The RNA shown here (transfer RNA) has 72 nucleotides and comes from an Oscillospiraceae bacterium. The sequence was found in a public genome assembly. It matches the Rfam family "tRNA". Rfam links the family to the GO term triplet codon-amino acid adaptor activity. Rfam classes the family as a transfer RNA.
[in-house]
RNA sequence: GCACCGGUGGCUCAAUGGAUAGAGCAUCGGAUUCCGGUUCCGAGGGUUGGGGGUUCGAGUCCCUUCCGGUGU
Numbered sequence: 001g002c003a004c005c006g007g008u009g010g011c012u013c014a015a016u017g018g019a020u021a022g023a024g025c026a027u028c029g030g031a032u033u034c035c036g037g038u039u040c041c042g043a044g045g046g047u048u049g050g051g052g053g054u055u056c057g058a059g060u061c062c063c064u065u066c067c068g069g070u071g072u
Stems, first nucleotide, its partner, number of pairs: 001072007010025004018056001027043005049065005
């Protein structure tokens, strides 16, 4: 250089072009407990890497660019 895969809350990952982008862990609050842990309930936290385009509608499709990985 070329080809392919990936980038989504702090972390690990979901999401057939159509609901307010969800789940687990973590964090915070509450219940429980003598205290802590476990367990249960709840809450906060996302420019879906950046920019542009297609579409009534884009995390998803197209172009470009950045970063990481694999092959050559």